RNAcentral holds the full RNA, with entries from Greengenes. The part of an RNA shown here (small-subunit ribosomal RNA, 3' major domain) has 476 nucleotides and comes from an uncultured rumen bacterium. Rfam family: Bacterial small subunit ribosomal RNA. The coordinates come from a structure-prediction model, not an experiment, and the mean pLDDT is 84.
Context: one part of a larger RNA
RNA sequence: UGACGGGGGCCCGCACAAGCAGCGGAGCAUGUGGUUUAAUUCGACGCAACGCGAAGAACCUUACCAGGUCUUGACAUCGAUGUAAGCCUGUAGAGAUACGGGUAGGCUUCGGCCGACAGAAGACAGGUGGUGCAUGGUUGUCGUCAGCUCGUGUCGUGAGAUGUUGGGUUAAGUCCCGCAACGAGCGCAACCCUUAUUGUCAGUUACUAACGGGCAAUGCCGAGGACUCUGACGAGACUGCCGGGGACAACUCGGAGGAAGGUGGGGACGACGUCAAAUCAUCAUGCCCCUUAUGACCUGGGCUACACACGUGCUACAAUGGUGGCAACAAAGAGGAGCGAGCGUGCAAGCGUAAGCGGAUCUCAAAAAAGCCAUCUCAGUUCGGACUGUGGGCUGCAACCCGCCCACACGAAGUUGGAGUUGCUAGUAAUCGCGAAUCAGAAUGUCGCGGUGAAUACGUUCCCGGGCCUUGUACA
Numbered sequence: 001u002g003a004c005g006g007g008g009g010c011c012c013g014c015a016c017a018a019g020c021a022g023c024g025g026a027g028c029a030u031g032u033g034g035u036u037u038a039a040u041u042c043g044a045c046g047c048a049a050c051g052c053g054a055a056g057a058a059c060c061u062u063a064c065c066a067g068g069u070c071u072u073g074a075c076a077u078c079g080a081u082g083u084a085a086g087c088c089u090g091u092a093g094a095g096a097u098a099c100g101g102g103u104a105g106g107c108u109u110c111g112g113c114c115g116a117c118a119g120a121a122g123a124c125a126g127g128u129g130g131u132g133c134a135u136g137g138u139u140g141u142c143g144u145c146a147g148c149u150c151g152u153g154u155c156g157u158g159a160g161a162u163g164u165u166g167g168g169u170u171a172a173g174u175c176c177c178g179c180a181a182c183g184a185g186c187g188c189a190a191c192c193c194u195u196a197u198u199g200u201c202a203g204u205u206a207c208u209a210a211c212g213g214g215c216a217a218u219g220c221c222g223a224g225g226a227c228u229c230u231g232a233c234g235a236g237a238c239u240g241c242c243g244g245g246g247a248c249a250a251c252u253c254g255g256a257g258g259a260a261g262g263u264g265g266g267g268a269c270g271a272c273g274u275c276a277a278a279u280c281a282u283c284a285u286g287c288c289c290c291u292u293a294u295g296a297c298c299u300g301g302g303c304u305a306c307a308c309a310c311g312u313g314c315u316a317c318a319a320u321g322g323u324g325g326c327a328a329c330a331a332a333g334a335g336g337a338g339c340g341a342g343c344g345u346g347c348a349a350g351c352g353u354a355a356g357c358g359g360a361u362c363u364c365a366a367a368a369a370a371g372c373c374a375u376c377u378c379a380g381u382u383c384g385g386a387c388u389g390u391g392g393g394c395u396g397c398a399a400c401c402c403g404c405c406c407a408c409a410c411g412a413a414g415u416u417g418g419a420g421u422u423g424c425u426a427g428u429a430a431u432c433g434c435g436a437a438u439c440a441g442a443a444u445g446u447c448g449c450g451g452u453g454a455a456u457a458c459g460u461u462c463c464c465g466g467g468c469c470u471u472g473u474a475c476a
Base pairs, nucleotide, nucleotide: 001476002475003473004472005471007470008469009468010467011466012465013464015460016459019424020423021422022421023420026315027314028313029312030311031310032309033308034306035305042053043052064301065300066299067298068297069296070295073124077123078122081118082117083116086103087102088101089100090099091098092097105114106113107112126290127289129288130287131286135284136283137279138278139277140275142273147186148185149184150183151182152181153162154161155160166177167176168175192267193266194265195264197235198234199233200232201231202230203229207224208223211222212221213220238261241255242254243253244252245251317417321376322375323374324373325372326371333364334363335362338357339356342353343352344351345350383414388409389408390407391406392405393404394403430452431451432450433449434448435447436446
C1' cells in the first nucleotide's frame, strides 16, 4: 500500500422487512447429470452451466455409429494434352457409382480467341483433429457499482502519501465550502432513439365537422383540410417562479402554473481492472498431429434411448370457476416459390375454385380476458386433461424408428404442495390474448405488442451484495 475480521462509524440496493404471485408435491414439455448404447457428436458447470450455443435434429442439417465406396481428392491455384460445356435418356445397384445411347457453342483478319468442361505426373488441397494455460477478435461477470488514474508541486531515507481526506449535499469523485496543493484525463451527467403535450407545414391508401349525391347498410361518391392519424421541422422542464430550512452556498421541503417537476417513463451506452472466466465448433491464427485417412461421397441408424436425480417452463387441482349462446373494444408486425378474401364442400382439421395485394388501399385477422343470458351446485364432478384405440387431414422423395393438426371414444395423477427457495415498488406484479424471426413441416421456448389491472414499503436491528472513512493483523 492492499486484502481480510463472527472490529467500529456512515451510506446504498426487491438485500431484509411490508405485500402479491409463484417454484419445491401432480401430469406433460424442455435442458442437464447419470446409466445404457455400434453411436446415443461436441461445447457450456456456483452466482455468471442446465427452454444455454440451437432464430426451430424425419433425409439434409450432422460434426457421431454401421456398412458400401474414392485417393491431386467434395473445394482453390498452376498444369502437358484433349473436347464444346451442357441437355435428354437406358441398364445394374440401397445409393454413391459403373457401363452405354441420342443430341449438341459464339466471335474470327482463318493465325486463333472467348468463357467452359475433362485431365497424366506433381506442387498441393482438406481436417467441426489437439492446445481458449500459446493467441487475435468477440462475450459474460463484479456493475450503470462510482469509482480508476496522471502532470507539476509539496511531504517522506524509502515503499509511498498528498490531490481523491474533512464539513455538508447528491442517483453520482454530483455540486458547494474548507484544505499544500494546483490542474487534467478515463468514467458520472448531457449530446442519440423512443414515449407523454403542443405549434407550423404536408394531406394519400389515413380522416369526415359543414354542403351535396347515393345505398338495405357503410367516407360509398363529389367535396373538404376542421378533427383523428401519419411524419418532417420546431416549442416545451431550466429548481425558471414563490415560500420555509440551510452557511448569504451547494442543496433540500412545500406550493403555483403546467400534458409533464426536480435524471418525467423506457432504451442504447459498461471506466481502470478482476475471474490463466467462456469460445481453436462463427471467424482468424502460432505450434503439434492425420495425409489410400483424423480427408471426401453415399445408404441406413443415432443426436428422440430410460431404473433414476436436478434446473427451467406449460397445464391443472376449480364456482372470482367450467360449458353453451349472444355480442363489444387493441397495438405491433408479416406477405410474391408469399398472404390468400369471398363462394362451394366437409362435424372438423382441411379441400376445390378464385378476387385483391410487393400492400396506411388487399390479406393473415377471429383479438382474448371483460359484458349479457342460460346451465352445472361442491362431487375426483359438466373440474382436470395425461395415456390409449379407431378413422381422417396437412407438409414433404419419404412421417416405422421420429412431425403437426382434426373428429369420436378412453378419462390417469392431481383437492393448493415438507424443509427450503424465486420474481416484482406502477401502467409494475398478476392475468388475457395478438404478432414475428427461424422455418417445406414441426413452440408450452425466444423476441416483441397491446387489453384488464392490484397490494405493500413502519423502517434499516438482522441475512446477502456493494461504496467511503477508520482500527487490528502472525496474510501478500